[in-house]
RNA sequence: GCGCCCUUAGCUCAAUGGCAGAGCGUCGCAUUCACAUUGCGAAGGCUGCAGGUUCAAUCCCUGCAGGGCGCA
Numbered sequence: 001g002c003g004c005c006c007u008u009a010g011c012u013c014a015a016u017g018g019c020a021g022a023g024c025g026u027c028g029c030a031u032u033c034a035c036a037u038u039g040c041g042a043a044g045g046c047u048g049c050a051g052g053u054u055c056a057a058u059c060c061c062u063g064c065a066g067g068g069c070g071c072a
Base pairs, nucleotide, nucleotide: 001071002070003069004068005067006066007065010024011023012022013021018055026042027041028040029039030038048064049063050062051061052060
């Protein structure tokens, strides 16, 4: 330098055009003498950044940034 893949909640990951979810974690309540476990509930996202297409974009297209793999 070229090609391919990834970037979504604190962490690990779903969602492949139509209201953004789960597990773990955190907080509250119940349970316990207390802790753990368990049950119920809650908070937490301008979906890496900037544009484009579309009535509508996490999803499609372009550029940029970061990470990974391969070739030279």